[in-house]
Formats: sequence, structure tokens, C1' cells
RNA sequence: GGGCAUGUAGCUCAGUUGGUUAGAGCGUCGGUCUGAUAAACCGGAGGUCAUUGGUUCAAGUCCAAUUAUGCCCA
Repeated sequence: GGGCAUGUAGCUCAGUUGGUUAGAGCGUCGGUCUGAUAAACCGGAGGUCAUUGGUUCAAGUCCAAUUAUGCCCA
């Protein structure tokens, strides 16, 4: 230098080939329980869906550029 894949919550990931409110597990915070922890149960907070632009009535999802990481080729 060329090609491919991935980027969604603090972490690991899902999101059904565009549609109604963006979710799960773990973690975290509060509560119940306990003499006190842990476990269990209940509830809450936490997201500019890597960035920018475009297509569309509508984009996490499609297109382009950029960027980060990984892999392959040279």
C1' cells in the first nucleotide's frame, strides 16, 4: 500500500434480510430477608447504536467517506 471482518449500557453480547417504546446476562445503586454478610427475591439508574454525511414517510439495520481494533496479501 491492497483486501476482509468487527465497533450497540461499566463488561460480554442479542436486535429476526428498514417500522411502532433499543434489550438480555453479569456488574452497580436502593429495598425485602439476616445479629451481620453472602445467596435469593423485588425495584431503579445507566446508551449522541464508533464519527460525519446521504437514501427513505421512517435507519442500530441500507449507501459513502473517515476512524479504532483484529486478520489476510504484498